[in-house]
Annotation: Predicted 3D model of a 506-nucleotide part of an RNA (small-subunit ribosomal RNA, 5' domain) from a Clostridia bacterium.
Context: one part of a larger RNA
């Protein structure tokens, strides 16, 4: 000199845009942050109408039609979104290639199919256990829930071929024979929609494999038994010691192996003429955890933030016999701390997730509140105005200075407060934001400048008080009676709604 997720100190008007727990991945009261579909399903309940019975004649019960709630069964979604950065020095990232070793819900093109049946369960009734969480026993029921059979094209097994092709195993194609395998309906008056079920291809997202790159220390020099091959065999969406048995001793290492130390990686950001140094807040991609370890189960997808189970550790209920919970999701609270915001409004846009659709969920998000935390930008008035007033300060007592500054005179409205007025963002309708931006009148100069510094590096000088004291201080050094270095006052530079320090980097 530049920079900052900054803190402190003084001072502080307004606006636009951004940004705000870097410490304790420390605990956390209380709301909310993932829910939807009745057009998959039987049931229960409200209400309306119609018809029948019973009669007190305006009530009760029966049924049927419709219309609305929705516990449970089902189906999709909680694997996205949103936080964190502990852990990891690894194919984690990052680039660039490989899968002839692979998966991929919903999407989208195509092609076929959707026949006939079965047996249960919830919720419900009855009974009952527990203090609660939570449960049994027994009976009955439904489905797009579950289970047979029918069909059977591709895959896929087996047998046996033909042609190609290739980087090894081995791939594509073509036809033959046998074996195995599917499905569910809803809505509509109906046309038809909306699903279902097999394939094949495509997008999309994932999975693995390699090349190379990635921090410190040798005061860490050897390390290594599922360790390196190998065969079977198992597991797997697939390769693979991934895991098993049996064989071989083999495999890393000074081109730094193990080990210990730190650290999430890049995109980019800060410096720099640049090479290079630093760094990894915000935005974007990947990764990895969600109280602390270890587990699968549901599923296309998880070893699963707000799912389960077990075990610590810790809160909390408790009739002591149990049993609840997990903000590193939004707000917020206690703790650490120099230090870091609202227990706000909206689903109007954008975008998710269901649903045939209305429409529902949506602390994602879009707005709004605090904060000079940062960058922009604007104002704190313009002109004119010498008796160079008054007052300050200083004097060599003539002055000089402050200082066109102030009064005062004409003015302007940026800002500001009243009051109409109001585009976009939203499209046929819908606006949290919103008393919004913007325009138009009115009124009045009114409310609105501090902060270092002034001995040299360095731009800015004089009194007075102190007297090696008090004190300053980045280096140099100032201060023991005239201090331009200390404290104050004028005054003078600088920047300026800021100015200084401090603190890390270049």
């Nucleotide at each position: 000199g530049g920079a900052c997720g900054a803190a402190c100190g003084c001072u502080g008007g307004c606006g636009g845009c951004g940004u705000g727990c870097u410490u304790a991945a420390c605990a956390c009261a209380u709301g909310c942050a993932a829910g939807u579909c009745g057009a998959a399903c039987g049931g229960a309940g409200u209400c309306a109408a119609g018809a029948g019975a019973g009669c007190u004649u305006g009530c009760u019960u029966u049924u049927u039609u419709g219309a609305c709630u929705u516990a449970g069964u089902g189906g999709c979604g909680g694997a996205c979104g949103g936080g964190u950065g502990a852990g990891u020095a690894a194919c984690g990232c990052g680039u660039g290639a490989g899968c002839a070793a692979c998966c991929u819900g919903c999407c989208c093109u195509u092609c076929a199919g959707u026949g006939g049946g079965g047996a249960a369960u919830a919720g419900c009734g009855u009974c009952u256990g527990g203090a609660a969480a939570c449960g049994g026993a027994c009976g009955a029921u439904a489905a797009u829930a579950c289970c047979g059979c029918a069909u059977a094209a591709a895959a896929c097994u087996g047998c046996a071929g033909c042609g190609u092709c290739g980087c090894a195993u081995g791939g594509c194609g073509c036809a033959g024979c046998a074996g195995c395998c599917a499905a569910a309906g809803g809505a509509g008056a109906a046309a038809u929609u909306c699903g279902c079920u097999g394939a094949a291809g495509g997008a999309u997202g994932g999975g693995c494999u390699c090349g190379c790159g990635u921090c410190c220390g040798a005061u860490u020099a050897g390390a290594u038994a599922g360790u390196u091959g190998g065969u079977g065999g198992g597991g797997c969406a697939a390769c693979g010691g991934c895991c098993u048995a049996c064989c071989a001793a083999g495999u890393c290492g000074a081109c730094g192996a193990u080990c210990g130390g730190u650290a999430g990686c890049c995109g980019g950001a800060c410096u720099g003429a640049g090479a290079g140094g630093u760094u990894g807040a915000a935005c974007g991609g990947c990764c990895a955890c969600a109280u602390u370890g270890g587990g699968a189960c549901u599923g296309a997808g998880a070893c699963a933030c707000g799912g389960c189970c077990c075990a610590g550790a810790c809160u909390c209920c408790u009739a002591c016999g149990g049993g609840a919970g997990g903000c590193a999701g939004c707000a917020g609270u206690g703790a650490g701390g120099g230090a870091u915001a609202u227990u706000g409004c909206a689903c109007a846009a954008u975008g998710g997730g269901g649903g045939a659709a209305a429409c529902c969920c949506u602390g994602a998000u879009g707005c709004a509140g605090c904060a000079a935390c940062g960058c922009c930008g604007c104002g704190u008035g313009a002109a004119g105005g010498a008796a160079g007033a008054c007052g300050g300060u200083u004097u060599u007592c003539g002055g000089a200075u402050u200082g066109u500054a102030a009064a005062c005179u004409u003015c302007u409205g940026u800002u500001c407060u009243c009051g109409g007025u109001g585009a976009u963002g939203a499209u046929a309708a819908u606006g949290a934001c919103a008393u919004a931006a913007g325009c138009c009148g009115a009124g009045g100069a009114g409310c609105a400048a501090g902060c270092c510094a002034c001995g040299g590096c360095u731009a800015a000088c004089u009194a007075c008080g102190u007297g090696c004291c008090a004190g300053c201080a980045g280096c140099c050094g100032c201060g023991g009676u005239a201090a331009u270095a200390c404290g104050u006052a004028g005054g003078u530079g600088g920047c300026g709604a800021g100015c200084g320090u401090u603190g890390u980097c270049c």
Record summary
Its Rfam family is "Bacterial small subunit ribosomal RNA". The coordinates come from a structure-prediction model, not an experiment, and the mean pLDDT is 83.